The part of an RNA shown here (small-subunit ribosomal RNA, 3' minor domain) has 145 nucleotides and comes from an Oscillospiraceae bacterium. It matches the Rfam family "Bacterial small subunit ribosomal RNA". Gene Ontology terms of the family: ribosome and structural constituent of ribosome.

[in-house]
Context: one part of a larger RNA
RNA sequence: CACCGCCCGUCACACCAUGAGAGUCGGGAACACCCGAAGUCCGUAGCCUGACCGCAAGGGGGGCGCGGCCGAAGGUGGGUUCGAUAAUUGGGGUGAAGUCGUAACAAGGUAGCCGUUCGAGAACGAGCGGCUGGAUCACCUCCUU
Numbered sequence: 001c002a003c004c005g006c007c008c009g010u011c012a013c014a015c016c017a018u019g020a021g022a023g024u025c026g027g028g029a030a031c032a033c034c035c036g037a038a039g040u041c042c043g044u045a046g047c048c049u050g051a052c053c054g055c056a057a058g059g060g061g062g063g064c065g066c067g068g069c070c071g072a073a074g075g076u077g078g079g080u081u082c083g084a085u086a087a088u089u090g091g092g093g094u095g096a097a098g099u100c101g102u103a104a105c106a107a108g109g110u111a112g113c114c115g116u117u118c119g120a121g122a123a124c125g126a127g128c129g130g131c132u133g134g135a136u137c138a139c140c141u142c143c144u145u
Base pairs, nucleotide, nucleotide: 003108005105008101009100011098013095014094015093016092018090019089020088023085024084025083026082027081028080031077032076033075034074039070041068042067043066044065046064047063048062049061052059053058111132112131113130114129115128116127117126118125119124
């Protein structure tokens, strides 16, 4: 490259990340209950027993065994949290030359925009209220020349 301009949305195609998703798989930290090793501690009718006491019998002390509390791992259960994955589904982003229209930018050809409610292939349209960040025409007030 200046209206033969700019530009909006649906649709189609490709790729990217992402939300939802019957679920499926895996991880984390807890919780409830079950089971309960080692070991300390507590109890103890049984058994054993060198150094202490005793002339002796025995006593004292100790050990084993048994019972109990606590107790790691393990098991069961319902939740919680994090991640992966999933038919399908929702929009989003990006991409020289695709489709449909033309919403916006000039009074953009219905001024535009904001809020809201309906409607519609799509940009959007219509109603109600609001704004001027509207062009044009006329008049009024004020200021400057």
The prediction has a mean pLDDT of 84.